c-di-GMP-I riboswitch aptamer from Stieleria maiorica, 77 nucleotides, folded computationally. Taxonomically the source falls in Stieleria (Bacteria, Pseudomonadati, Planctomycetia, Pirellulaceae). The coordinates come from a structure-prediction model, not an experiment, and the mean pLDDT is 82. Of the family's consensus pairs, 95% are formed in the model.
[in-house]
């Protein structure tokens, strides 16, 4: 270097709470401080899964459920 892997440290992220704004909702955006956790808890709705609207057709949330797919900080066994 590369695959793996997660000890230190250093930076990183941020469940929820409080306030604001958006949305029928699911949720989602900012703020402020704390910190429930995360080593891809960046990134993408490809599968699967949950969830929400619809009287249906169908439209839609969730990447902090799982898998997959690029990608990427640090460094010991």
């Nucleotide at each position: 270097c590369u695959c793996g892997c997660g000890a230190a440290a250093a930076g990183g992220c941020a469940a929820g709470c409080c306030g604001g704004c958006c949305g029928c909702g699911a949720g989602g955006c900012c703020g402020u401080g704390c910190a429930c956790g995360c080593a891809a808890a960046g990134u993408g709705a490809c599968g699967g899964g949950u969830c929400u609207c619809u009287u249906g057709c169908g439209a839609g949330a969730c990447g902090g459920c799982c898998g997959c797919a690029c990608u990427a900080c640090c460094g010991a066994a």